[in-house]
């Protein structure tokens, strides 16, 4: 230099804006301003948590048509990260991205 692998979904939460309920305010009361409104509703982590699959190898049991299969049990590590862009109503640790770039 390159190739493989480092999982998937769902709940939660750090976080995030204002569709849409509440609040505040205002009004010609069928609306309108406001997120520099705690908040419901919502979005939400690769490098946060739980969960249940899912992979792998390992141990042990038990079947095998000797090609595997099943049943508990184990492991599933690490990980510094922009500037921009991008979707929904908007933002965001979402997505682009385990990127670029550092080391």
């Nucleotide at each position: 230099g390159c190739a493989u692998a480092a999982u998937g979904c769902a709940c939660c939460u750090a976080g995030g804006g204002u569709u849409c309920c509440g609040g505040c305010c205002g009004g010609c009361c069928u609306c309108g301003g406001u997120g520099u409104c705690u908040g419901g509703u919502c979005c939400g982590a690769g490098a946060g948590g739980u969960g249940c699959a899912c992979u792998c190898c390992c141990g042990c049991g038990g079947c095998u048509g000797c090609g595997g299969c099943c049943g508990c049990g184990g492991a599933g590590c690490c990980a510094c990260g922009g500037c921009g862009g991008g979707a929904c109503a908007a933002a965001a640790g979402c997505c682009c991205g385990g990127g670029a770039g550092a080391c």
Predicted 3D model of a 103-nucleotide RNA (Guanidine-I riboswitch aptamer) from a Geminicoccaceae bacterium. It was read from a public genome assembly, where an Rfam model found it. Lineage of the source: Bacteria > Pseudomonadati > Pseudomonadota > Geminicoccales > Geminicoccaceae. Model confidence (mean pLDDT): 81 of 100.